[in-house]
């Protein structure tokens, strides 16, 4: 660095330690009634595992399909990925609101 899947659900206590954090930019928010980190210790979760059922193939395989299990390996445990940011459609209106989708940009899983 690249491919591909998912990202409105779930999940918090204790210690240590002292201002700042929520990717970036605005915003709006969290934080001395102690945030961010780092530890423990608990929890959530089915991405990688195994059983099973379906499709689609002569089969190998595939469809990240449905379902059920597992906490070993990763994540995660304030707010929709906190909210928009780029572009099309729409609506209402006039250069901005508001809706729909798609883009990009981040987060993980797994592969390379």
């Nucleotide at each position: 660095u690249c491919u591909u899947a998912u990202c409105a659900a779930g999940a918090a206590a204790g210690g240590c330690g002292g201002a700042g954090g929520g990717a970036c930019a605005g915003g709006c928010c969290c934080u001395g009634c102690g945030a961010u980190g780092c530890c423990u210790u608990a929890g959530c979760a089915a991405c990688c595992g195994c059983c099973u059922c379906g499709g689609u193939g002569u089969a190998a395989a595939c469809c990240g399909g449905g379902g059920g299990u597992c906490a070993g390996g990763u994540g995660c445990u304030a707010a929709a990925u906190c909210c928009u940011g780029c572009u099309u459609u729409g609506g209402u209106a006039g250069u901005a609101c508001c809706a729909a989708a798609g883009a990009c940009a981040g987060a993980u899983g797994a592969g390379a």